[in-house]
Molecule: SAM riboswitch aptamer (S box leader)
Organism: Desulfoscipio geothermicus DSM 3669
C1' cells in the first nucleotide's frame, strides 16, 4: 500500500523536556508564548491477547453477555470541530438556513495480499 470487518456524540494531566506550528485535504472556523508538534511520565478506555462469571449446549469448542486490566496496540480541545457528494422534512423564498438518512475521504483495532 490494497482488500474485509467492526467502531467512531461518551472518556482522559494546572506534570517534565522542549521550542512554533497545529487541528488528514480543500474552504471555514479554531487551538498556540497564559508555550504547538514531538518525546517522557501520568492518565483514559477496553478493539486484541489473557484470567475469571453467566447463557446457549450432554461435555468441549465456536458463539452471545459481562468482570479485571499484568501484556499488544489506540487514544488524551472542538462529534471524525464543521462543510465538501446525494435524497429527505421543515423555515425563507431563488439560492440560504436548521434538521434526518445514506455515500465519500479519514482515524483507529482486527484479519488477509
Nucleotide at each position: 500500500c490494497u482488500c474485509u470487518u467492526a467502531u467512531c456524540a461518551a472518556g482522559a494531566g494546572u506534570g517534565g523536556u522542549g521550542g512554533a506550528g497545529g487541528g488528514a485535504a480543500a474552504g471555514g472556523c479554531c487551538c498556540u508564548a497564559u508555550g504547538a508538534a514531538a518525546c517522557c511520565c501520568g492518565g483514559c478506555a477496553a478493539c486484541c491477547c489473557g484470567u475469571c462469571c453467566g447463557g446457549c449446549a450432554c461435555u468441549g469448542a465456536a458463539c452471545c453477555g459481562g468482570a479485571c486490566a499484568u501484556g499488544g496496540u489506540g487514544c488524551u480541545a472542538a462529534u471524525u470541530c464543521c462543510u465538501u457528494c446525494a435524497g429527505g422534512a421543515c423555515a425563507a423564498g431563488u439560492u440560504u438556513g436548521u434538521c434526518c438518512u445514506g455515500g465519500c475521504a479519514g482515524a483507529u483495532g482486527a484479519g488477509a495480499g